[in-house]
RNAcentral holds the sequence, with entries from ENA and Rfam. This is a predicted structure of a 73-nucleotide RNA (transfer RNA) from Chloroidium sp. KL-2023a. The same sequence occurs in records of 3 taxa. The gene name in the source record is trnT-UGU.
């Protein structure tokens, strides 16, 4: 330099091929216990890496950029 893949709550990952962004863990509160843990119930937390485009509608499709990983030279 060229090619490919990935980027979504604090962390790990979903989102059925465009139609209201969810789960587990963690955190916080509650129930239970003599107490802790476990278990159960509930809550908090995201403008989906950035910026444009297409569309009635974009996490999803297209362009550019950034970061990370891999391959070729």
């Nucleotide at each position: 330099g060229c090619c490919u893949g990935c980027u979504u709550g604090g962390c790990u990952c979903a989102a059925u091929u465009g139609g209201u962004a969810g789960a587990g863990c963690a955190u916080c509160g509650g129930u239970u216990u003599u107490g802790u843990a476990a278990a159960c119930c509930g809550a908090c937390g995201g403008u989906u890496g950035a910026u444009g485009g297409u569309u009635c509608a974009a996490g999803u499709c297209c362009g550019u950029c950034a970061g990370c990983a891999g391959g070729c030279a």